[in-house]
RNA sequence: GGGGAUGUAGCUCAGUUGGGAGAGCGCCAGAAUCGCAAUCUGGAGGUCGGGGGUUCGAAUCCCCCCAUCUCCACCA
Numbered sequence: 001g002g003g004g005a006u007g008u009a010g011c012u013c014a015g016u017u018g019g020g021a022g023a024g025c026g027c028c029a030g031a032a033u034c035g036c037a038a039u040c041u042g043g044a045g046g047u048c049g050g051g052g053g054u055u056c057g058a059a060u061c062c063c064c065c066c067a068u069c070u071c072c073a074c075c076a
Stems, first nucleotide, its partner, number of pairs: 001072007010025004019056001027043005049065005
């Protein structure tokens, strides 16, 4: 330098005929317990990597950029 994959909550991830942003763990509060853990109930937490475009409508389609992983090439 070229190809491919990935980027969504604090962490691990789901969500592809374009139409509700979600799960588990974690966090907070409550219940229960003499108390703690486990358990149960409720809650908070996201500009969906960044920017632009298409569309009535974009996590999802198109373009550019960024980061990580990987393969190839080059140099040594």
Molecule: transfer RNA
Organism: Thermosulfurimonas marina